[in-house]
RNA sequence: CCUGUAGCGCAAUUGAUAGUGCGUUGGACUUCUAAUCCAAAAGUCGUGGAUUCAAAUCUCACUGGG
Numbered sequence: 001c002c003u004g005u006a007g008c009g010c011a012a013u014u015g016a017u018a019g020u021g022c023g024u025u026g027g028a029c030u031u032c033u034a035a036u037c038c039a040a041a042a043g044u045c046g047u048g049g050a051u052u053c054a055a056a057u058c059u060c061a062c063u064g065g066g
Base pairs, nucleotide, nucleotide: 001066002065003064004063007022008021009020010019024040025039026038027037028036046062047061048060049059
């Protein structure tokens, strides 16, 4: 100096609804599996403060990784 967000890899514009892909689960299709299609679950946004009507986002400290 960079980085920490779902099981994993990552987004989220100068503060206002937390998302995509893969994976997982259920269903459709298929003789079965795979593939494909539909749906669902899964998040104290590393921890604790400050600022603000409002913080993943700004700021301070701590902490894991590079």
RNAcentral holds the sequence, with entries from Rfam.
This is a predicted structure of a 66-nucleotide RNA (transfer RNA) from Trichonephila inaurata madagascariensis.
It matches the Rfam family "tRNA". Rfam classes the family as a transfer RNA.
Lineage of the source: Eukaryota > Protostomia > Ecdysozoa > Arthropoda > Trichonephila inaurata.
The coordinates come from a structure-prediction model, not an experiment, and the mean pLDDT is 81.